Context: one part of a larger RNA
RNA sequence: GGAUGAACGCUAGCGGCAGGCCUAACACAUGCAAGUCGAGGGGUAGAGGGGUGCUUGCACCCCUUGAGACCGGCGCACGGGUGCGUAACGCGUAUGCAACCUACCUAUUGCAGGGGAAUAGCCCAGGGAAACUUGGAUUAAUGCCCCAUAGUCCAUACAGAUAGCAUUUGAAGUAUGGUAAAGAUUUAUCGGCAAUAGAUGGGCAUGCGUCCCAUUAGCUAGUUGGUAUGGUAACGGCAUACCAAGGCUACGAUGGGUAGGGGCCCUGAGAGGGGGAUCCCCCACACUGGUACUGAGACACGGACCAGACUCCUACGGGAGGCAGCAGUGAGGAAUAUUGGACAAUGGGCGGGAGCCUGAUCCAGCCAUGCCGCGUGCAGGAAGACUGCCCUAUGGGUUGUAAACUGCUUUUUUACGGGAAGAAACACCCCCACGUGUGGGGGCUUGACGGUACCGUACGAAUAAGGACCGGCUAACUCCGUGCCAGCAGCCGCGGUAAUACGGAGGGUCCGAGCGUUAUCC
Repeated sequence: GGAUGAACGCUAGCGGCAGGCCUAACACAUGCAAGUCGAGGGGUAGAGGGGUGCUUGCACCCCUUGAGACCGGCGCACGGGUGCGUAACGCGUAUGCAACCUACCUAUUGCAGGGGAAUAGCCCAGGGAAACUUGGAUUAAUGCCCCAUAGUCCAUACAGAUAGCAUUUGAAGUAUGGUAAAGAUUUAUCGGCAAUAGAUGGGCAUGCGUCCCAUUAGCUAGUUGGUAUGGUAACGGCAUACCAAGGCUACGAUGGGUAGGGGCCCUGAGAGGGGGAUCCCCCACACUGGUACUGAGACACGGACCAGACUCCUACGGGAGGCAGCAGUGAGGAAUAUUGGACAAUGGGCGGGAGCCUGAUCCAGCCAUGCCGCGUGCAGGAAGACUGCCCUAUGGGUUGUAAACUGCUUUUUUACGGGAAGAAACACCCCCACGUGUGGGGGCUUGACGGUACCGUACGAAUAAGGACCGGCUAACUCCGUGCCAGCAGCCGCGGUAAUACGGAGGGUCCGAGCGUUAUCC
C1' cells in the first nucleotide's frame, strides 16, 4: 500500500447493487416451512328442494349438493439448513464396470381373460386423566391373493457364430420350468402390464494430487491371500466356515494434532504466500448413540423402533418433544437483521384440468457492513470591511473572494399531478394446418413489489460536513498553558521554564458521508 462476513470511537443528506451469529453442532415459547388427487374407493355429518306420518316439531323416504376423517395413488430421498465428524477414493482430475441399478419422462413392440378372501371407514359395546386403545358385526377399490395367457424376460441344461489384453463374452437355435395387468369417465381422454432402447440420476473400482509432528518407528488376526457358502442392484473378507502365513513401513506405516474438499477469493510484476463468508458442485450431519422398515431411491432434518441426557404434561397408572428450515426468544459474545407481504414471476409436488400447497423463490423492513453514484450550490464581488490569531506593534500579516451584497440555477428536499416495464402464458372461445392430438394464429384473463421506479409542475440557496493529523519517517507551524508533572507514543523518541512532539487556540495538511483505531492476511 492492498484486502475484510469485521468490531470500536467521533460524525452522518440521498440513492443503486450486494452482504449481514465468524462465538455455544448451546437451550428453545409461539406461528408458519409438504402436500395433493372425488377423473382410484366406500361414503357420512351438514345444506337446499320435495314428499309421507302426524305427537305440529320430531321421525322417515326421494332428488340435488356435499365437508372433515378413512382406504388407495404419487410426492414426502427434491427444495431449505449447518460444518459436528472426516486426512478418507471424502474431494479434485482422468479412466473403467464383460460386476451394476434407475420412479416420473421419451421412443418402439405386444398385452389387459376369469375368480377369490379380507380390511379401514361406518355401526354396536367397552378401557383410559390423557396420549391413545380393545372386542364384535358389516363393506369398497387402481389395496391384497389365486388361476389363465405371453415374451426378444428370468432360471436350469445343451449349443456355440462373434468379440475381447484377459478373467471371459455369449448372437441364432433346442428342451424344461417360472413370474403380468386396473380401471375411471362428462366418451374428449387419463391411466394399467411385459419387454427393449434412450435420457436423467446414482452405485462401485482404479492411476495421480490432497496439512503439521519422527520430541510418534514399528503396525496388523478378518489381519493378507485362497476355497466354499451366504449376502448385495452389483464386485469385493462385505459376512461366515475351513486352509495357507501373509500384508503395510524411512518414497514415513502406525500413532498424535488440526481440518469438510473443490470452483473460487485476497495479495503479488510473477513465482509464491494466505483464505475456503456470500454464489455454484461434491461430501457429511439432523438432540446423542444404535437399528432396520417402507420404497425406484433413505438406513430418511419437520418418518418408525430401542437406549441415553434434557425439557414439558399427568388423575402418579402413564405419556409428549427435538428450529444445524423461515421469522423470533434466552444464553454466549467486540459483534451480525423482521415473530413482514405474495405465490404476480421463476421453479417444485399433486391433479385430465380448474386449482391447491410451496418461509424454495420473488419482494419489502432493519444496519454507512462494503462497493459505486449524487448532493450539501454557481458566477460576480477589495472599502482586501468587522471579529479572531500572529508580529520586528502609531504599522503590518493572516483568516480571505471568504463574508456582506448583486445576479443565476434547482440536482436534491418538500408539495401537487401523471405513472410503468417486469405478462408471456395456462385454462376457455374462434380460426388454420396436418388428420385424432399436436402445432400455429387471434381474442380474453392474471402484479406481492406499488401509486414504487420514472416523468412533469411549483417554491426557494432553500433541507444537508465531518474526522484524523501537522518533530522525523510523512503532506501540513505559530502562540498560550504546563514544567520529567499532567500527558503523548507505530518506531526513533518528546516533557526537568522560551515544548512546531503534552493540553488549548489560531492557522494549515490529507481524506470526505465518511474519517480514524484495533484485529487478521499478503
This is a predicted structure of a 522-nucleotide part of an RNA (small-subunit ribosomal RNA, 5' domain) from Aequorivita sp. UBA3180.
Its Rfam family is "Bacterial small subunit ribosomal RNA". Gene Ontology terms of the family: ribosome and structural constituent of ribosome.